[in-house]
RNA sequence: CCUCCUCUACGCCAAACCAGAGGUAACUCUGGGACGGAAAGCCACGGGUCCUUGUAAUCAAGGACAGCCGGGUUACCUGU
Repeated sequence: CCUCCUCUACGCCAAACCAGAGGUAACUCUGGGACGGAAAGCCACGGGUCCUUGUAAUCAAGGACAGCCGGGUUACCUGU
């Protein structure tokens, strides 16, 4: 320095749902709320799912999801 396992403390994030707002929509933001999370921090690069439009279909274009998977990148504290 890298990887894996185990344990503790102080903390961190925030699903569903509810209210308000934005958007055609997926969904997002704010507040409440905790299902969970050890990167549930960030990134749309690959796959995937969802929305809108076009098409007879195939498919294409635009958009959304990072809490679907992979990948990239950054990172605090305590004890073995």
c-di-GMP-I riboswitch aptamer from Desulforapulum autotrophicum, 80 nucleotides, folded computationally. Model confidence (mean pLDDT): 81 of 100.